A computed fold for a 364-nucleotide RNA from Alkalilimnicola ehrlichii, annotated as Bacterial RNase P class A. Lineage of the source: Bacteria > Pseudomonadota > Gammaproteobacteria > Chromatiales > Alkalilimnicola. The prediction has a mean pLDDT of 76. The sequence is in RNAcentral, with records from ENA and Rfam. It matches the Rfam family "Bacterial RNase P class A". The family's RNA type in Rfam is ribozyme. It is recorded under the gene name rnpB.
Formats: sequence, C1' cells, structure tokens
RNA sequence: GGAGUCGGCCGGGCAGCCGCUGCGGCCCGGGUCGCGAGACCCGGUGCGCGGAGGAAAGUCCGGGCUCCACAGGGCAGGGUGCCAGGUAACGCCUGGGGGGCGUGAGCCCACGGAAAGUGCCACAGAAAACAAACCGCCGAUGGCCCUUCGGGGCACAGGUAAGGGUGAAACGGUGCGGUAAGAGCGCACCGCGCGACUGGUAACAGUUCGCGGCACGGUAAACCCCACCCGGAGCAAGACCAAAUAGGGGAGCAAUGGCGUGGCCCGCGCUGCUCCCGGGUAGGUUGCUAGAGGCAGGUGGUGACACCUGUCCCAGAGGAAUGGCUGUCCCCGACAGAACCCGGCUUACAGGCCGACUCCACCU
Repeated sequence: GGAGUCGGCCGGGCAGCCGCUGCGGCCCGGGUCGCGAGACCCGGUGCGCGGAGGAAAGUCCGGGCUCCACAGGGCAGGGUGCCAGGUAACGCCUGGGGGGCGUGAGCCCACGGAAAGUGCCACAGAAAACAAACCGCCGAUGGCCCUUCGGGGCACAGGUAAGGGUGAAACGGUGCGGUAAGAGCGCACCGCGCGACUGGUAACAGUUCGCGGCACGGUAAACCCCACCCGGAGCAAGACCAAAUAGGGGAGCAAUGGCGUGGCCCGCGCUGCUCCCGGGUAGGUUGCUAGAGGCAGGUGGUGACACCUGUCCCAGAGGAAUGGCUGUCCCCGACAGAACCCGGCUUACAGGCCGACUCCACCU
C1' cells in the first nucleotide's frame, strides 16, 4: 500500500422564531369552604423541566403483571434436542466438543436414537436392502463334440461382485497370496465396530491395549422411540367511582285509599310519596411507567454474567403530542413512529466513526 474478518458506537449539527404535549411545591385569574391564616378545584397568551427507535417493525419465542381454572398423577396435544454454564425465563447468550468451508483472521450446522418396530428411496439400472448376473470373466465339476488318448473345443447346467456400465447411493480400501475365474477365502497395513484403560464435570478425545473379518446403505424438518419443558386468556387484562332513564330488594307514610278479579266478603295482583340497599349502561378515574432501569468505578469469573459503591430520573398520549419556518455548515441525511412493561431472535437501513485481528506485496 492492497484485500479481508470480527466487535462496539453514531443515525445531520448549531442558532433564532412560532406551535403541540406531560408534569410542577413557581406566577396570574376565577370559584367553593373558612372569622381568618389558609385549603381544595378549574383555567392560562406566563415560568421551569421532560418529550420516540436502534430497530419503536414482524408479533416469532421467553418472562413480569392481571383475571379465570386448578388436590395429586396419567393419557392426548404442542415444543425443545451434542455437553457444561448464565438467566426471572427462553427456541436466547457464553464457553467447550464434533462435523463442514476458508491459506488465514474467522464463518456455518434441527448436531439425541436407523444392530426397537413400520414406511419410503424418483429417474436410470440386471439389481435399491434377509442384495442383484446386463456386459464381461470362468466353466475346475457335470453335460455335448473331436482326438494322434497327451489333450482340445462348445458355453447347456452352473460358478463369479475383481473389471465395465447405471445411479445421489451398489454391502470397506490398497497390496500380496490364493483360485477354473473370483471372493476377508487367508495375511499385512489403513479404515470400522465393541470392550478396557487414560485424560476431561461432561459432550468427547487418545501414535494405548484387547477382541471381532467386518455383523442389515440412506432417510427421524417420515411415523416412531428416548429425555426434558408446557393450564387458558390477555391492558379491549383487571380494579374503582357512577349519571339521565328503566328495572330489582327492603322500610315507612296511610287514612285501610284507588283500580282489576268477583254477585258480595276474605284473599290475590297492580298503583302514589319519602328514605335506604346493592347490581350496573353511558361516562370518568385507575392500571401507566422508578424499572430483571441507565451511567461511572471496583471485585469475582476465560466469558455470558453476578455482586458492591456512587450517581441520575430518562415519553406516557387516548383520534392519539415530539412538528414547522428562517439562517448557517457539511459528506445534503437511510430504514422507519411508542400505546402495559421487560429479555431475545428475525427483518429493513443512506452515510460515517472507533478498536482488535488475518493474508499478500514492498521497504527498513
């Protein structure tokens, strides 16, 4: 100098003016109560402070909170899936193991079980799973033919998975022996499986030892088996106050009234006024933001993270505020707007800053 990998951060800046919105123990005005001091309530063109994001998004996981259900256990259903740790919890994160990719920094992986059972394996191919003879090879043995009786030939029975061909995949690889030709048929090495030992908390690993010629390929985001986890609904959850009008229950007024039923009495039903009681619609209040909180420092830990100390308060609306104009500077500004809260994941994103590391070339 070039090419790259990983992590963290920012997301137009400044000034002026005009607005919107929340809060306030300030200011001003009004009202109610009170002898008063003052208290409470309402309003305001005042004053002060605060006012979107790294994803506020998708609503895909996990939790808090709320209501409902619930003795305990099981079945069904759903989810997760190498190991250990972190956490409120997780399908997240950290560290480690294994596999794959890359020269490397690093990146990717639903990564339990296929010697429990069942299913499936397109096309091609002879055969696709207690293997299979299309070509090829052999034809020792049996058969047929010839013979100079030594043998030769045919390829009918049959043998053969070494070679060719098909396929994503064809039942370990290389070599030597062996054989009619072949074949773990035998042997050596490599590979594989099982067991032991050693190391490791474990996953797992091993230039170790022994056994087994090797024992049925793939697929479990196919059924299934194993282990673990999971009750349902969601802030329109839920709680409180509560009109107008209507309706429910009770007490009193009250003369034993009026009306209906009935021939009449009793009885029964309806009906006026006042007060009380809960239920509850509209509406209002609350839930609502101080929290698994931010920042700084320290301690422990490889790390995720935990603990301690100090400090800060940082939107809370309810048709829904966070905007507009002007000036100026630059690289001319992307994706995008809170709605109960929090931890994650995923997706979108103009441009820029910082740190660590790798590879190549050159110079000293």